Large-subunit ribosomal RNA, domain I from Alloprevotella sp., 539 nucleotides, folded computationally. Model confidence (mean pLDDT): 85 of 100. It matches the Rfam family "Bacterial large subunit ribosomal RNA". Rfam links the family to the GO terms structural constituent of ribosome and ribosome. The source organism's lineage runs through Bacteria, Pseudomonadati, Bacteroidia, Bacteroidales and Alloprevotella. RNAcentral holds the full RNA, with entries from ENA.
[in-house]
Context: one part of a larger RNA
RNA sequence: GGCGUAUGGCGGAUGCCUUGGCUCUCACAGGCGACGAAGGACGUGACAAGCUGCGAUAAGCUGCGGGUAGGAGCACAUAUCCUGUGAUCCGCAGAUUUCCGAAUGGGACAACCCGGCGGGCCGAAUGCCCGUCAUCUGUCGAACGACAGAGGCAAACGCGGGGAACUGAAACAUCUUAGUACCCGUAGGAAGAGAAAAUAACAAUGAUUCCCCAAGUAGUGGCGAGCGAACGGGGAAGAGCCCAAACCUCAGCGGUUCCGGCCGCCGAGGGGUUGUAGGAUCACCAUAACGAAUGAAUCAAGACGAGCGGAAGCCGCUGGAAAACGGCGCCACAGCGGGUGACAGCCCCUUACGCGAAGCCUUGCCAGUUCAGGUGAAAUCCUGAGUAGCGCGGGACACGUGAAAUCCUGUGUGAAUCCGGCGGGACCAUCCGCCAAGGCUAAAUACUCGUGAGAGACCGAUAGCGAACCAGUACCGUGAGGGAAAGGUGAAAAGCACCGCGCGCAGCGGAGUGAAAUAGUUCCUGAAACCAUACGCCU
Numbered sequence: 001g002g003c004g005u006a007u008g009g010c011g012g013a014u015g016c017c018u019u020g021g022c023u024c025u026c027a028c029a030g031g032c033g034a035c036g037a038a039g040g041a042c043g044u045g046a047c048a049a050g051c052u053g054c055g056a057u058a059a060g061c062u063g064c065g066g067g068u069a070g071g072a073g074c075a076c077a078u079a080u081c082c083u084g085u086g087a088u089c090c091g092c093a094g095a096u097u098u099c100c101g102a103a104u105g106g107g108a109c110a111a112c113c114c115g116g117c118g119g120g121c122c123g124a125a126u127g128c129c130c131g132u133c134a135u136c137u138g139u140c141g142a143a144c145g146a147c148a149g150a151g152g153c154a155a156a157c158g159c160g161g162g163g164a165a166c167u168g169a170a171a172c173a174u175c176u177u178a179g180u181a182c183c184c185g186u187a188g189g190a191a192g193a194g195a196a197a198a199u200a201a202c203a204a205u206g207a208u209u210c211c212c213c214a215a216g217u218a219g220u221g222g223c224g225a226g227c228g229a230a231c232g233g234g235g236a237a238g239a240g241c242c243c244a245a246a247c248c249u250c251a252g253c254g255g256u257u258c259c260g261g262c263c264g265c266c267g268a269g270g271g272g273u274u275g276u277a278g279g280a281u282c283a284c285c286a287u288a289a290c291g292a293a294u295g296a297a298u299c300a301a302g303a304c305g306a307g308c309g310g311a312a313g314c315c316g317c318u319g320g321a322a323a324a325c326g327g328c329g330c331c332a333c334a335g336c337g338g339g340u341g342a343c344a345g346c347c348c349c350u351u352a353c354g355c356g357a358a359g360c361c362u363u364g365c366c367a368g369u370u371c372a373g374g375u376g377a378a379a380u381c382c383u384g385a386g387u388a389g390c391g392c393g394g395g396a397c398a399c400g401u402g403a404a405a406u407c408c409u410g411u412g413u414g415a416a417u418c419c420g421g422c423g424g425g426a427c428c429a430u431c432c433g434c435c436a437a438g439g440c441u442a443a444a445u446a447c448u449c450g451u452g453a454g455a456g457a458c459c460g461a462u463a464g465c466g467a468a469c470c471a472g473u474a475c476c477g478u479g480a481g482g483g484a485a486a487g488g489u490g491a492a493a494a495g496c497a498c499c500g501c502g503c504g505c506a507g508c509g510g511a512g513u514g515a516a517a518u519a520g521u522u523c524c525u526g527a528a529a530c531c532a533u534a535c536g537c538c539u
Base pairs, nucleotide, nucleotide: 001538002537003536004535005534006533007532008531009530015524016488017487020459021458022456023455024454025453026452027451028450029448030447031153032152039100040099041098042055043054044053046078050074051073061094062093063092064091065090066089070082071081072080105114106113107112115133116132117131118130119129120128121127135150136149137148138147139146140145157188158186159185160184161183162182168175172222198205199204209236210235211234212233213232219227220226240440241439242438243384247270248269249268250267252265253264254263255262256261275418277383278382279381280380281377282376283375284374285373291371292370293369294368299364300363301362302361304359307355308354309353313328314327315326316325329346330345331335337349338348339347389413390412391411392410393409394408395407396406399425420435421434422433423432424431475482476481495523498510499509500508501507
């Protein structure tokens, strides 16, 4: 020096565990904010650094309800208090709620500085306290101003305005990625769409949305890569309505007048709302019973709701400990689950089941409100105009300009008016369908920051969220931003009194606790690498 064996050290794998995650399901909720939010700063405790709670009334104040013997959060100590005159705790409602922050009296390097007006301490000044004073929009108003609203935050889902590239095409330009990512605006619990100028095809259907099929079909496409319908069928859901105009009436303003009125503009009310055309107009019939929608308070029912009740076991034995084992019982609408010194239906919390205040929600009833009739005649009036269409340039449609219909529109043009107009994939005819240029509309659909309950052939501390632990922390970066590591004594602290060695508040040896101390807080188990010691063998 090597190898081997043993005993230790170091180390923290493995096993076991789980307070934390992950993914879903059902139900709820889907918002908060100038009545000052989200998020913070600073305070606040007997002592108080952190977390949590709270706000100068500051781990709290008041009321109502629940609940019962202890309580003063995490937090295990000391001190001092509270509490059957019911504390602590739980639910509901309220009070208080500094400063910053949309931040809004003005300013500012957020949590600070400085004002105006009115009132007050306090009475001139200084100082202090309370209230108020931003901007924009709308309505009213001549103005001053009054009143109302907005602003900011928030995970995804929605609609709209903008809008890439890498990539694919085995290069690349049309194309694709993709109207994706991203930016902006804005809304709702959903949004958007929606009541045929539809789809079809000689048969018909009857708003929209979503799912399955049709179908990777028809198409489209440097006919490359790719992109990719609809009709129709089956389901989910189901709901239809209101204006503009003609016409009538009224108010205001203007014009005109022979003063009776007439005309114009504007506003309001009635009327009216469609394609087998409808309505106005005129005539006639009927007229509020019946019906539809909405629907406050009270009342009633129900759900949630702090919570309440809620069955049944002992003995022996092993052991540190019984829930194990043995014996003999019992309950069960409850043998889900968790805890208890090892494995408990009957020890504890729960569980099945039954009950439940305030409050809130849902439903029902209902006052009230709103809507709502028909026939005929006639052919005078109305039925959405810089619109439809067309030219040029683009875009959307599965459809890349194509034979390219349809939809949108930057630009230029520009109709018809029911004897009217649009569509049926160039265009024309016939035929068929429909009525644009105004608006509203639940449900079926999408999503989950969050609340309650539950589930898992999901993870088990290098896993599972980045984060099981005081983590978006420490730390890094000028900044945007990046971003960790770190769980486990024991059933119970019983967390080693006391003694000795030692410079020692280090450490160690005794003693003691404990089932165990090689469970001693660097604490369950304690692998390997690596280190040390002892012994053996070899060199």